[in-house]
RNA sequence: GACAAAGGCAAACCUGCGGCGACGCAGGGGCGCAAAGCCAGGGGCCCGCACUGCGGGUGGCCCAGCUGCCGAA
Numbered sequence: 001g002a003c004a005a006a007g008g009c010a011a012a013c014c015u016g017c018g019g020c021g022a023c024g025c026a027g028g029g030g031c032g033c034a035a036a037g038c039c040a041g042g043g044g045c046c047c048g049c050a051c052u053g054c055g056g057g058u059g060g061c062c063c064a065g066c067u068g069c070c071g072a073a
Base pairs, nucleotide, nucleotide: 001070008033009032013028014027015026016025017024018023031060037066038065041063042062043061044058045057046056047055048054049053
């Protein structure tokens, strides 16, 4: 970050499995994404138990950190 090219990821929804749940994994699917790659350190949101405390989920909500493909003017 170009009406370029190569390649990538995969929302909702459906099916199966796991979990009390948020949600995760696999297959289908394709709304979108230039970090929609990694990371739960900070904030947000969500779940459970119980207290305003503990445990958990979300990186496709944001910030910080780490890494990285293509590439003209």